[in-house]
This is a predicted structure of a 474-nucleotide part of an RNA (small-subunit ribosomal RNA, 3' major domain) from a metagenome. The RNAcentral record of the full RNA draws on SILVA.
Context: one part of a larger RNA
RNA sequence: UGACGGGGGCCCGCACAAGCGGUGGAGCAUGUGGUUUAAUUCGACACACGCGAAGAACCUUACCUGGGCUCGAACGGCUGGUUAACGAGCAUAGAAAUAUGUUUACUCCGCAAGGAGGUCCAGUCGAGGUGCUGCAUGGCUGUCGUCAGCUCGUGUCGUGAGAUGUUGGGUUAAGUCCCGCAACGAGCGCAACCCUUGUCCUGUGUUGCUACCCGCAAGGGGCACUCUCAGGAGACCGCCAGCGAUAAGUUGGAGGAAGGUGGGGAUGACGUCAAGUCACCAUGGCCUUUAUGUCCAGGGCUACACACGUGCUACAAUGGCCGGUACAAUACGUCGCAAACCCGCGAGGGGGAGCAAAUCGGCAAAAACCGGUCUCAGUUCGGAUUGCAGGCUGCAAUUCGCCUGCAUGAAGCUGGAAUCGCUAGUAAUGGCGCAUCAGCAUGGCGCCGUGAAUACGUUCCCGGGCCUUGUACA
Numbered sequence: 001u002g003a004c005g006g007g008g009g010c011c012c013g014c015a016c017a018a019g020c021g022g023u024g025g026a027g028c029a030u031g032u033g034g035u036u037u038a039a040u041u042c043g044a045c046a047c048a049c050g051c052g053a054a055g056a057a058c059c060u061u062a063c064c065u066g067g068g069c070u071c072g073a074a075c076g077g078c079u080g081g082u083u084a085a086c087g088a089g090c091a092u093a094g095a096a097a098u099a100u101g102u103u104u105a106c107u108c109c110g111c112a113a114g115g116a117g118g119u120c121c122a123g124u125c126g127a128g129g130u131g132c133u134g135c136a137u138g139g140c141u142g143u144c145g146u147c148a149g150c151u152c153g154u155g156u157c158g159u160g161a162g163a164u165g166u167u168g169g170g171u172u173a174a175g176u177c178c179c180g181c182a183a184c185g186a187g188c189g190c191a192a193c194c195c196u197u198g199u200c201c202u203g204u205g206u207u208g209c210u211a212c213c214c215g216c217a218a219g220g221g222g223c224a225c226u227c228u229c230a231g232g233a234g235a236c237c238g239c240c241a242g243c244g245a246u247a248a249g250u251u252g253g254a255g256g257a258a259g260g261u262g263g264g265g266a267u268g269a270c271g272u273c274a275a276g277u278c279a280c281c282a283u284g285g286c287c288u289u290u291a292u293g294u295c296c297a298g299g300g301c302u303a304c305a306c307a308c309g310u311g312c313u314a315c316a317a318u319g320g321c322c323g324g325u326a327c328a329a330u331a332c333g334u335c336g337c338a339a340a341c342c343c344g345c346g347a348g349g350g351g352g353a354g355c356a357a358a359u360c361g362g363c364a365a366a367a368a369c370c371g372g373u374c375u376c377a378g379u380u381c382g383g384a385u386u387g388c389a390g391g392c393u394g395c396a397a398u399u400c401g402c403c404u405g406c407a408u409g410a411a412g413c414u415g416g417a418a419u420c421g422c423u424a425g426u427a428a429u430g431g432c433g434c435a436u437c438a439g440c441a442u443g444g445c446g447c448c449g450u451g452a453a454u455a456c457g458u459u460c461c462c463g464g465g466c467c468u469u470g471u472a473c474a
Base pairs, nucleotide, nucleotide: 001474002473003471004470005469007468008467009466010465011464012463013462015458016457019422020421021420022419023418026313027312028311029310030309031308032307033306034304035303042052043051063299064298065297066296067295068294069293075126076125077124078123079122080121081120083118087104088103089102090101091100092099093098106117107116108115109114128288129287131286132285133284137282138281139277140276141275142273144271149188150187151186152185153184154183155164156163157162168179169178170177194265195264196263197262199233200232201231202230203229205227208223209222212221213220214219236259239253240252241251242250243249315415319374320373321372322371323370324369332361333360336355337354341350342349343348381412386407387406388405389404390403391402392401428450429449430448431447432446433445434444
């Protein structure tokens, strides 16, 4: 100087407390461990475990079994040879890869000889490797932590390591600002500048809007309103009062759409953990080269006594079922979205208007509301499991997809110890969209609807910041 303390002081955070809803019990989905297996590819273990994977039937695929190839599945250089070769079609063998046969059939320059290109074969120098090492590395990422810290120059003090500044009195979300001070300044962080949302103004007016006029309608007029896209205004403790040291600031009030960082996002200092990643990519070294490379078929990654994590659906009456009826936003669409209409109980099929989309389409929002029924039961709760019959995608749904109908109707009556999230348009709850994608979503990322309760307080648990103290630790 740090680190640590079941030392002290001050302070903060959904850290506790106060509340609301869960997890832990059930069934299922999904990831992991373990076990099994020819293989159940690999990585991740506090910060892994609906993670890499925004989507394993083949492919993917790296794993296993079997069958093939060896200048090789792809690419470059050189030497020699070939004139057609590759490709495409057909036939045979085969699980395919592939092999054999056959048909088709070169281009340019040059009178020609020949040359150049292209194809294939042989040789050679490079190849190839999701093989090892993340403890050789770059890059990227997690974590402490959006915590308020981390440093430097000059000066001063100290023999020196170092100290001071950065400590102190206040204050703040903040090393934020004020005052003081052997310090004076500065940098990286904080804040602001950026995006979005909330109010207003100006401009804009189609594909958007419709107060008013014409019209049966389509539409025409119109741009006030909603909205769209630009530009601007607005919030600064600016005003008033109290407190404070006349400061920084803080408490209340006025005005205001918004008040003290208005809400949300992006943004992550010096560093820590030899944290993670050689399987995104790049890369040193090592290993391999008729195989640890590469092609193909089938299988596996989907196994199942069990254990854990994350979720979905429930256990019901604030509910289930039936009928009626209302109100969204984000985002998407030509290898696409697909309306009306017809068929089917339905999944779906036929059909094809319109739309490269503020124009057309997916589009039905659902919970809510109104009416009816069920009356506390393993039930008109719950839907697992299984049987049968179908639909869709795709070369192909047996291992191993999704959906529909009929039948079946399991566990489950609110969950032990323990444990998680959340402070407002939040929690809880209801539906919708998108990426990946032929098909496959209870996961992920977004959107809108309905919409709470509680916070006395900082003694305690956890994590962190500053000062101080002890130390046989570095």